Context: one part of a larger RNA
């Protein structure tokens, strides 16, 4: 020399970076004071501002330690003087929330949650473990148990049963053996015939089952558009909302706000390659070691490094 780990720092103050990563700031009590928003519970230690040291006297309160306050005086650069101890706000996205998880690369929008639907199931249930006896949920009984999906709470949940499932029905058709007829002179074997169970075939019905939810052409007295018409076609053509979205190819979509400059963000429009209702849709308080922006306040992250403690340790010289 360098590496770790502190400290300090002009002026600037995120210009550093994929991104304030890291570090800085903030902190304790007491009084004050506190917005939008809301599910009225919170949000909130919101935000923000006073002050705190030490000594004298007094004055309340209490058995009592103690507590609370009024006056006056005193030191410093600073009185929670050291350790100790929230950085704030604001927009959106996701998950309602606490919780739970890849023990040793992932704490999450992933799992679970309460609630909300549905399907079987009347108990010698229904599931489920054994080969079987027999057990388990349960010494419960439908306000209960299983299994399925969805995921608080407001607001709501369109159309579609053609195709697959699941269910019930069935005049007739198909439909295994067994059992009964015949038929080959008997008897085995064959051939046939009649009966006919589940299931199919057909009929119904069900989508918070598994799903699915269109194309063309023309019209309004500028023009565009197109409530309206016409047509193919479907089981039904996608409602109500959201929408360039954790979904938009084109696309850095257009308009605004932000910024000197923004593929960012946020807020509209929206013809949505390819959005949409419990495979849940919207919205939405509180919460979140989630995600993505932006502001204050601080900063050695930078500009652009510098000094300095310590530790190891390089050189050098010395024994």
């Nucleotide at each position: 020399a360098g590496u770790a780990u502190c400290g300090u720092g002009a002026a600037g103050g995120a210009a550093c970076u994929c991104g304030g990563c890291a570090a800085a700031a903030u902190c304790g009590c007491u009084c004050u004071g506190u917005a939008a928003c809301u599910u009225c519970g919170g949000g909130a230690g919101a935000a923000g501002g006073a002050g705190u040291g030490c000594c004298a006297g007094c004055u309340c309160u209490g058995a009592a330690g103690a507590g609370a306050g009024c006056u006056g005086g005193u030191c410093g650069c600073a009185g929670u003087g050291a350790c100790c101890a929230g950085g704030g706000g604001a927009c959106u996205c996701c998950g309602a929330c606490u919780g739970u998880u890849u023990a040793a690369u992932a704490a999450a929008a992933a799992c679970a949650u309460a609630g909300g639907c549905g399907a079987c199931u009347g108990c010698u249930a229904g599931a489920u473990c054994g080969a079987a006896a027999g057990g388990u949920u349960g010494u419960g009984u439908a306000u209960a148990g299983u299994c399925g999906c969805u995921g608080a709470a407001u607001c709501c949940u369109g159309c579609u049963c053609a195709g697959u499932g699941c269910a019930g029905g069935u005049a007739u058709c198909u439909g295994a053996a067994a059992u009964c007829g015949g038929g080959u002179u008997u008897c085995a074997a064959c051939c046939u015939g009649a009966c006919g169970a589940a299931g199919g075939a057909c009929c119904u019905g069900u989508a918070a089952a598994c799903a699915g939810c269109g194309g063309g052409g023309g019209u309004a007295a500028c023009u565009a558009u197109g409530a309206c018409c016409c047509u193919c076609u479907u089981a039904a053509g996608g409602u109500a909302g959201c929408g360039u979205a954790a979904u938009a190819c084109c696309u850095u979509g257009u308009c605004g706000c932000u910024u000197a400059a923004u593929u960012g963000g946020c807020g509209a429009c929206u013809u949505g390659c390819a959005u949409g209702a419990a495979u849940g849709g919207c919205c939405c308080a509180a919460c979140g070691a989630g995600a993505g922006u932006c502001c204050c306040a601080c900063u050695g992250u930078c500009u652009c490094c510098a000094c300095g403690a310590u530790a190891c340790g390089u050189c050098c010289g010395g024994c």
About this RNA:
The part of an RNA shown here (large-subunit ribosomal RNA, domain IV) has 319 nucleotides and comes from a Methanobacteriota archaeon. Model confidence (mean pLDDT): 84 of 100. Taxonomically the source falls in Methanobacteriota (Archaea, Methanobacteriati). The full RNA is in RNAcentral, with records from ENA.